[in-house]
Context: one part of a larger RNA
RNA sequence: UUGGGUUUAAAGGGUGCGUAGGCGGCUUAAUAAGUCAGUGGUGAAAGACUGUGGCUCAACCAUAGCACUGCCAUUGAUACUGUUAAGCUUGAGUAUAGUUGAGGUAGGCGGAAUUGACGGUGUAGCGGUGAAAUGCAUAGAUAUCGUCAAGAACACCGAUUGCGAAGGCAGCUUACUAAGCUAUAACUGACGCUGAGGCACGAAAGUGUGGGGAUCAAACAGGAUUAGAUACCCUGGUAGUCCACACUGUAAACGAUGAUUACUCGCUGUUGGCGAUAAACAGUCAGCGGCCAAGCGAAAGCGUUAAGUAAUCCACCUGGGGAGUACGCUCGCAAGAGUGAAACUC
Numbered sequence: 001u002u003g004g005g006u007u008u009a010a011a012g013g014g015u016g017c018g019u020a021g022g023c024g025g026c027u028u029a030a031u032a033a034g035u036c037a038g039u040g041g042u043g044a045a046a047g048a049c050u051g052u053g054g055c056u057c058a059a060c061c062a063u064a065g066c067a068c069u070g071c072c073a074u075u076g077a078u079a080c081u082g083u084u085a086a087g088c089u090u091g092a093g094u095a096u097a098g099u100u101g102a103g104g105u106a107g108g109c110g111g112a113a114u115u116g117a118c119g120g121u122g123u124a125g126c127g128g129u130g131a132a133a134u135g136c137a138u139a140g141a142u143a144u145c146g147u148c149a150a151g152a153a154c155a156c157c158g159a160u161u162g163c164g165a166a167g168g169c170a171g172c173u174u175a176c177u178a179a180g181c182u183a184u185a186a187c188u189g190a191c192g193c194u195g196a197g198g199c200a201c202g203a204a205a206g207u208g209u210g211g212g213g214a215u216c217a218a219a220c221a222g223g224a225u226u227a228g229a230u231a232c233c234c235u236g237g238u239a240g241u242c243c244a245c246a247c248u249g250u251a252a253a254c255g256a257u258g259a260u261u262a263c264u265c266g267c268u269g270u271u272g273g274c275g276a277u278a279a280a281c282a283g284u285c286a287g288c289g290g291c292c293a294a295g296c297g298a299a300a301g302c303g304u305u306a307a308g309u310a311a312u313c314c315a316c317c318u319g320g321g322g323a324g325u326a327c328g329c330u331c332g333c334a335a336g337a338g339u340g341a342a343a344c345u346c
Stems, first nucleotide, its partner, number of pairs: 004317003007300002012314001014201004021194003025088007033081002035077008049065006091191001092188003095184006103177007110154001114150008125136002162169002206247006216240001220236004258313006266291009295302002319346003328339004
């Protein structure tokens, strides 16, 4: 390179928006760039191939043909692709009317619990474990009642539920704001799909500055266990956990399954609409689940939410280790991240 692949064997980018590029609905006309056909020119010789001939044969040599798959010019063809022009409505979008939800941001409020402070009652233990001890407690703990304070999280409802591009989102309420779905088929008229670079978002931990600090809790200290115990268990406990702003940019960022479009038996549960209405059954659109036909698959399994049948575009893989390492470069305050080898070895 050709070819083959990417749920689990190596392999889908964490997610979106989007530049270049690639690809692109239906009808008509023009054009003839791609495409197809004819003709002409050129495509040096030698070499290669085929035939014939010359050295006694062969090597070698001569000669004729073919070939030189290409390029240029010209004359035609017009289905497909391209270009230009005109149109269409089913793709896409808009409008109007409904509707849905833990979608997002900011503010306000609430109760339970926890810890602490103060006061009351009350007295000798409490706590903890497999068993203990460290620890707390007569300077009155634990328990219980009342008042106050603080910070963080929102039991029940709660669900194979819902929303979001992903990360993720849950007390109640207000303001602002984004999105989906359905119905109508009124408007635009291919405005579409994908997307190298790029830009934005991106759990937890971590970093910087300033706050906050109830709980829990890396590090650390002590008590146990043990041969040891830098652990598992226990008592404490600092960063952190929370907020604001800025950075970091990674995860088993998982459905280990890229996006979009079309097609391919059914049954069943459920969420939100629609239509019709009888409170029912059935229907239809968009989601979320379970089981299966065909088909696929090495199997497990997938199966209209495909891993089936096809198409377009992007990303990625090519034996194990060395190694996601070294070096260089870019980014970062740092931690580190991105890109990413080779020798050697099996």
The part of an RNA shown here (small-subunit ribosomal RNA, central domain) has 346 nucleotides and comes from an uncultured bacterium. The prediction has a mean pLDDT of 86.